Predicted 3D model of a 117-nucleotide RNA (SAM riboswitch aptamer (S box leader)) from Baia soyae. Rfam family: SAM riboswitch aptamer (S box leader). Rfam links the family to the GO term regulation of gene expression. The sequence was found by an Rfam model in a public genome assembly. Taxonomically the source falls in Baia (Bacteria, Bacillota, Bacilli, Thermoactinomycetaceae). The model forms 94% of the base pairs in the Rfam consensus. Its mean pLDDT, the model's own confidence on a scale to 100, is 81.

Formats: sequence, structure tokens, C1' cells
RNA sequence: CUCUUAUCCAGAGAGGUUGAGGGACAGGCCCUAUGAUACCUCGGCAACCAGUCUGUAUGGUCAACAUACAAACAAGGUGCCAAUUCCUGCAGAGCUUUUUUGUCUGGUAGAUGAGAG
Repeated sequence: CUCUUAUCCAGAGAGGUUGAGGGACAGGCCCUAUGAUACCUCGGCAACCAGUCUGUAUGGUCAACAUACAAACAAGGUGCCAAUUCCUGCAGAGCUUUUUUGUCUGGUAGAUGAGAG
């Protein structure tokens, strides 16, 4: 980098250094010298992977154990800690006299995990 798959309306910030941008892209709308961004330290959130433990089911010599599902935990590997992925983007449905706005469904794009190349 590509592919597959799951999730994305919940949650969680202080300090130090730096010093003007940032929110992926476009439009909008926001954040920002009461300090953007990046890095570091400490802290936290969450439960994807791994782990511990409990329950149920199946297999089993009804034991050990294995597999699946569910609950709990949080010392490991990632991730995350403004705003729903900040909103919209493409298509359809429905509402409406029509348009706009707004609603719903699916999709695209993106992010993160796990697996593969």
C1' cells in the first nucleotide's frame, strides 16, 4: 500500500517545550495567542486483540480438556480523550402544490481493530 471483516449518536485531560494554524478531502460550520500543531511526561476512557475468571450449551471416558456464546475484570498489544466520523457530499423512500429546509434507509469516503497478501 491492497484485500477481507467488525465497529463508529457512548466514554475519557492536565502539565512542560514549541509558536500559527487545526478539524482527512470539497462546501459549510466551528476550534484557536484565555495558545493551533507537533513532541514529551503523567493521568484517564474503552474493551478490538491477547489474558484472567464465572455461567450456559455442545463434544468428551461425563474427568481433565476443547469449542461457541454471554457477564465481570483491566497488570499486556493497539486505539482514543472539542463538537455523532462536527454536518452535508451519492442513490432511494416519504412529507410538501412546488422549491428549500428537515426526516428515514442504503451506499461512497474516512478512522480504528483483527486477519491475509